[in-house]
Context: one part of a larger RNA
RNA sequence: CUCCGGGCGAGGGAACUCGGCAAACUGGCCCCGUACCCUCGGUAGAAGGGGUGCCUGUGGCCUUGGGCCACGUGCCUGGGGCCGCAGGUCGCAGUGACAAGGGGGUCCCGACUGUUUAAUAAAAACAUAGGGAGCCGCAAGACCGAAAGGUCGUGAACGGCUCCUCAAUCCUGGCCAGCAGGGGUACCUGAAGCCCGGGUCCAACCGGGUCAAGGGCCCCUAAACGCCGGGAGUAACUCUGACUCUCUUAAGGUAGCCAAAUGCCUUGUCGGGUAAGUUCCGACGUGCAUGAAUGGAUCAACGAGGGCCCCGCUGUCCCCGCCCGGAGCCCC
Numbered sequence: 001c002u003c004c005g006g007g008c009g010a011g012g013g014a015a016c017u018c019g020g021c022a023a024a025c026u027g028g029c030c031c032c033g034u035a036c037c038c039u040c041g042g043u044a045g046a047a048g049g050g051g052u053g054c055c056u057g058u059g060g061c062c063u064u065g066g067g068c069c070a071c072g073u074g075c076c077u078g079g080g081g082c083c084g085c086a087g088g089u090c091g092c093a094g095u096g097a098c099a100a101g102g103g104g105g106u107c108c109c110g111a112c113u114g115u116u117u118a119a120u121a122a123a124a125a126c127a128u129a130g131g132g133a134g135c136c137g138c139a140a141g142a143c144c145g146a147a148a149g150g151u152c153g154u155g156a157a158c159g160g161c162u163c164c165u166c167a168a169u170c171c172u173g174g175c176c177a178g179c180a181g182g183g184g185u186a187c188c189u190g191a192a193g194c195c196c197g198g199g200u201c202c203a204a205c206c207g208g209g210u211c212a213a214g215g216g217c218c219c220c221u222a223a224a225c226g227c228c229g230g231g232a233g234u235a236a237c238u239c240u241g242a243c244u245c246u247c248u249u250a251a252g253g254u255a256g257c258c259a260a261a262u263g264c265c266u267u268g269u270c271g272g273g274u275a276a277g278u279u280c281c282g283a284c285g286u287g288c289a290u291g292a293a294u295g296g297a298u299c300a301a302c303g304a305g306g307g308c309c310c311c312g313c314u315g316u317c318c319c320c321g322c323c324c325g326g327a328g329c330c331c332c
Stems, first nucleotide, its partner, number of pairs: 001328009011318002015316001020313001028052005037042001039167001053089016090094001102311007109303002114126002130165007141152004169297003173228003178225001180221005187216003193210006229247005256290001257287001268284005
């Protein structure tokens, strides 16, 4: 001097950094006190305060012995535990070591507890109660198997299997043209076979008829897969366009929500926060390309989830110094 582990630090206090990563602060128990919001359960140990050792005195509660007696709710006397009050006393410090939450505000996602990539990911992924749909009356339906046989199940629709969504609350709009599924069908189409005719010595072959499923055709189904427009004009300042015209579609995106985990342009514009803010929060909506169980919106509680801000605290930093232990390096 380097690395590893540990201790302390003037002044400042996140200026460090992708990011307070790491470290520090906080910490037990008792008492006081406790906001918004809320599904009235919570939030909550919210936050924020005070106390805490030892000695002496004294009060109360519980408990366990001994003695006396005129046996009563009695008197005398000893031990143990707990809870208070007061006075005193020592130190910088009394949960004196160990052990032992830093806190608050706001937004996104997921309701929650739970589950997961054994050995780089614990999550906004999976699951979940709850909601919806489809199949199935049991020799069913679904699954494994070549079969025999087996599973859901020795269960039986308040059940089983399959699929979607994901607590509660408020809701879940339009479209059946495409694709998919179901139903109907007098008519059309529809293979082999069969029938009839032609052909041939027999055939092959040729033509006609009959004809199943399926298809055509008609109808239904979107919490099935999915989809949900464009161009003009128009109000007595301007702007805008409730209104009108037009092309077009199966129908032209409703309620909501938004520069969002979704917005290209974009660091959009306005407001807030900062002295200064591509992030953050609140609005606006001109939505490249939001949108309703591929669920939409909202939401208390919860989260080793993600973003932003504040208080406290600190060697993260300004800017480094010293100390302890260990391993190297160097010398013998």

A computed fold for a 332-nucleotide part of an RNA from Candidatus Benthortus lauensis, annotated as large-subunit ribosomal RNA, domain IV.
Its mean pLDDT, the model's own confidence on a scale to 100, is 87.
Taxonomically the source falls in Candidatus Benthortus (Archaea, Thermoproteati, Nitrososphaerota, Candidatus Wolframiiraptoraceae).
It was read from a public genome assembly.
It matches the Rfam family "Archaeal large subunit ribosomal RNA". Gene Ontology terms of the family: structural constituent of ribosome and ribosome.